Molecule: Pistol ribozyme
Organism: unclassified sequences
RNA sequence: GUUCGUCUGGGCGAACAGAAACAGCCAUUAGGCCCAGAGCGGUGUAGGGGCCGGUGUCCCUGCACAUUGGA
Numbered sequence: 001g002u003u004c005g006u007c008u009g010g011g012c013g014a015a016c017a018g019a020a021a022c023a024g025c026c027a028u029u030a031g032g033c034c035c036a037g038a039g040c041g042g043u044g045u046a047g048g049g050g051c052c053g054g055u056g057u058c059c060c061u062g063c064a065c066a067u068u069g070g071a
Stems, first nucleotide, its partner, number of pairs: 001016005006038006025070003032040001042065010
């Protein structure tokens, strides 16, 4: 310097051409490293549809939430 840890800005950390990770203060949570915003992923719920017939699983849409505690 670049890339990465969901996205934008800042911080923290890692890697060196791959895009991952046992790293990112400690414990905890499904809740993704932290802060602000978002609401991508996630959780709950309502409706619809596919497979299926075990009332199981997958997809779409609406609504709600957006780890928590400590240093």